[in-house]
RNA sequence: AAAAGGCAAAUCGCUGGAAACAGCGCUGCGCAAAACUAUAGGGGCUAAGGUACAUAUCUACGAAGUACUAAGCUAGCCAGUUACCGAA
Numbered sequence: 001a002a003a004a005g006g007c008a009a010a011u012c013g014c015u016g017g018a019a020a021c022a023g024c025g026c027u028g029c030g031c032a033a034a035a036c037u038a039u040a041g042g043g044g045c046u047a048a049g050g051u052a053c054a055u056a057u058c059u060a061c062g063a064a065g066u067a068c069u070a071a072g073c074u075a076g077c078c079a080g081u082u083a084c085c086g087a088a
Stems, first nucleotide, its partner, number of pairs: 006031002012025005029076001035081003041078002043074003049069005
């Protein structure tokens, strides 16, 4: 290279979730590992809950902020592990 195949992006619909995102269906962007592995390799995403700070503190109305935090999520970010075919 070829052959036999495989996976399945985004959009949309439904479901779960606080969210990130995930599952299922149609589809087919792409992928030689787009197979598997996520506390105990790195990077990234979300922040319910928690912590700190802020605002307010007569009543009413209105509003519910900022930062940090994952053993939550992402392997189709890098990585680790495993693997089909076989001309060169």
Predicted 3D model of an 88-nucleotide RNA (c-di-GMP-I riboswitch aptamer) from a soil metagenome. Model confidence (mean pLDDT): 82 of 100.